[in-house]
Context: one part of a larger RNA
Molecule: small-subunit ribosomal RNA, 5' domain
Organism: uncultured bacterium
RNA sequence: GAUGAACGCUGGCGGCGUGCUUAACACAUGCAAGUCGAACGAAGUCCAUGGAGCUUGCUCCGGAAGACUGAGUGGCGAACGGGUGCGUAACACGUGAGAAACCUGCCCCGGACUUUGGGAUAACAGUUGGAAACGACUGCUAAUACCGAAUGCCAUCUUUUCCUCGCAUGGGGAUUUGAUGAAAGGUCCGCCGGUCCGGGAGGGUCUCACGGCCUAUCAGCUUGUUGGGGGGGUAAUGGCUCACCAAGGCAUCGACGGGUAGCUGGUCUGAGAGGAUGAUCAGCCACACUGGGACUGAGACACGGCCCAGACUCCUACGGGAGGCAGCAGUGGGGAAUCUUGCACAAUGGGCGCAAGCCUGAUGCAGCAACGCCGCGUGCGGGAAGAAGGCCUUAGGGUUGUAAACCGCUUUCAGUAGGGAAGAAAAUGACGGUACCUACAGAAGAAGGUGCGGCCAACUACGUGCCAGCAGCCGCGGUAACACGUAGGCACCAAGCGUUAUCC
Numbered sequence: 001g002a003u004g005a006a007c008g009c010u011g012g013c014g015g016c017g018u019g020c021u022u023a024a025c026a027c028a029u030g031c032a033a034g035u036c037g038a039a040c041g042a043a044g045u046c047c048a049u050g051g052a053g054c055u056u057g058c059u060c061c062g063g064a065a066g067a068c069u070g071a072g073u074g075g076c077g078a079a080c081g082g083g084u085g086c087g088u089a090a091c092a093c094g095u096g097a098g099a100a101a102c103c104u105g106c107c108c109c110g111g112a113c114u115u116u117g118g119g120a121u122a123a124c125a126g127u128u129g130g131a132a133a134c135g136a137c138u139g140c141u142a143a144u145a146c147c148g149a150a151u152g153c154c155a156u157c158u159u160u161u162c163c164u165c166g167c168a169u170g171g172g173g174a175u176u177u178g179a180u181g182a183a184a185g186g187u188c189c190g191c192c193g194g195u196c197c198g199g200g201a202g203g204g205u206c207u208c209a210c211g212g213c214c215u216a217u218c219a220g221c222u223u224g225u226u227g228g229g230g231g232g233g234u235a236a237u238g239g240c241u242c243a244c245c246a247a248g249g250c251a252u253c254g255a256c257g258g259g260u261a262g263c264u265g266g267u268c269u270g271a272g273a274g275g276a277u278g279a280u281c282a283g284c285c286a287c288a289c290u291g292g293g294a295c296u297g298a299g300a301c302a303c304g305g306c307c308c309a310g311a312c313u314c315c316u317a318c319g320g321g322a323g324g325c326a327g328c329a330g331u332g333g334g335g336a337a338u339c340u341u342g343c344a345c346a347a348u349g350g351g352c353g354c355a356a357g358c359c360u361g362a363u364g365c366a367g368c369a370a371c372g373c374c375g376c377g378u379g380c381g382g383g384a385a386g387a388a389g390g391c392c393u394u395a396g397g398g399u400u401g402u403a404a405a406c407c408g409c410u411u412u413c414a415g416u417a418g419g420g421a422a423g424a425a426a427a428u429g430a431c432g433g434u435a436c437c438u439a440c441a442g443a444a445g446a447a448g449g450u451g452c453g454g455c456c457a458a459c460u461a462c463g464u465g466c467c468a469g470c471a472g473c474c475g476c477g478g479u480a481a482c483a484c485g486u487a488g489g490c491a492c493c494a495a496g497c498g499u500u501a502u503c504c
Base pairs, nucleotide, nucleotide: 001503002502003501005500006499007498008497009496012376013375014374015373016372017371018369019368020334025332026331027330029329030328031327034076035075036074039073040072043069044068045067046066050061051060052059053058054057083287084286085285093211094210095209096208097207098206099205102204103203104202107200108199109198110197111196112195113194114193115149116148117147118146124139125138126137127136128135129134154181155180156179157178161174162173163172164171165170185192186191213259214258215257220250221249222248225247226246227245228244230242231241232240262284263283264282265281266277267276268275269274289310290309291308292307293306312323313322314321315320340366342365343364344363348362349360350359351358352357379409380408381407382406389400390399391398392397413445415440416439417438418437419436423431448493449492450491451490452489453474454473455472459488460487461486462485463484469476470475
């Protein structure tokens, strides 16, 4: 000098930030991922109109178009956003290359299409099992759900002939034979969609070179191990996996083992070199009660999905079930220690939707905390050779001290009242009657902490008597203590001041 700090004493205001560093301990409660009726069928409510009854303005029946509702099929999203740092010494991260070995939903550009059929199933109805969670059977129905057939700009595989390029495997283009491969409709008639192919953008996957911890009181390690040509697998290369063959591969330039640790941009310090560090913010990685596994999908081996095992908690009719805050709040526990079970989708952004819109604890705001930085205030001028009181004293005086009183002035901030935004492109403002402006009253509501032997700025008195105590180091204290305690005075900082811890 610095801190995500804590503790002691003290505490006026504002702005901007920051706030479980410990138990990746356990969690009550609420919310945090939905949306689309312009994909679909059925149901319910409202309802024009119609019919019937009559107590002539009510009831009942049926109900086109339309509106709304919640469940179901279907689509997209749920792989983003948000949290945490357990694990990881690794191609995890950073920098730089490579992929002629790769994938890519939505979006953009270009080309070509969107023909024709079929069978189901949920919802629903009926029967029925179970305490519940949740089912079982029978029957009916729709689709942009599912499955055939056709066509093929083209794609994939295959056959033929050439051209061209590359560091190698090899790549690109033209031509040609055969085989295989598409589609979905909706509509408010404006559009919105669907399929195949090529390109782009953005995203992802893989490989390599180099870089960044400690330990030799760890010196040898390795059998899918190292390599090969095959089979399998993957989007793709590859011992990734498998059989066979060879016997290799790594290591004192530190292999292997052990310990510790998310990495980086950065942050702190320092003149720099360097050292330390990795909170907040941003990028990447890993994880989601613990361990394992796959499914769906363009994308996951998936925080608020599924299955299995385990520990724990809860419900139970004892047969069986339910759960996962390292999301936002909040609770218990641990700890020196870290906040509200708030408001709003107004803005920015995200998901769905043609849209209207809905959802969004992302986000924007507010609340709490001197936790940090910054700014402001707690008055200003005059006022005695100097009140009183305190302290000291050589008793003369000195000092507190222009300090107070007293006189004059001002009103920042806080307070009260009035006005009142920008943030919002047409509408729409949580913040918020906030910021800000104006008026009013009154010096009024607002100062402490630590130190005073040397280092180190600031000294006397009394008490105590190696006691009580102080102390960062040196050291003070045993009867004249500038070092302990108190008082007066002084010094330094100041809404803070000290102490402790840690880093330079």